[in-house]
Molecule: c-di-GMP-I riboswitch aptamer
Organism: Thermoanaerobacterales bacterium
């Protein structure tokens, strides 16, 4: 340097859930709070899960009813996987 991770030592972030703020929503900031994370640091590249405000379709009676139901088309999830970078101590 690299690759692997017990034990220790300093410390890190922080689920649910509540305020409050955006948003149609999924969620996402804020503060609180601790289920839990050795990358639960950063990226939406694969793969998987959600959301549905506008978009046109969808009920052939002479009409009408889009709660519904797929379709494009946009958006969330990194603490779901995988994959990129990068990172503390200390042992092998």
């Nucleotide at each position: 340097u690299a690759u692997a991770u017990a034990a220790a030592a300093a410390g890190g972030c922080a689920a649910a859930c509540c305020u409050a703020u955006c948003g149609a929503a999924a969620g996402a900031u804020u503060g609180g709070g601790a289920c839990g994370c050795a990358a639960a640091g950063c990226c939406a590249c694969g793969g998987g899960u959600c959301u549905u405000c506008a978009g046109a379709u969808u009920a052939g009676a002479u009409a009408g009813a889009a709660a519904g139901a797929a379709c494009a088309a946009a958006g969330a999830c990194a603490g779901c996987c995988g994959g990129g970078c990068u990172g503390c101590c200390g042992u092998a």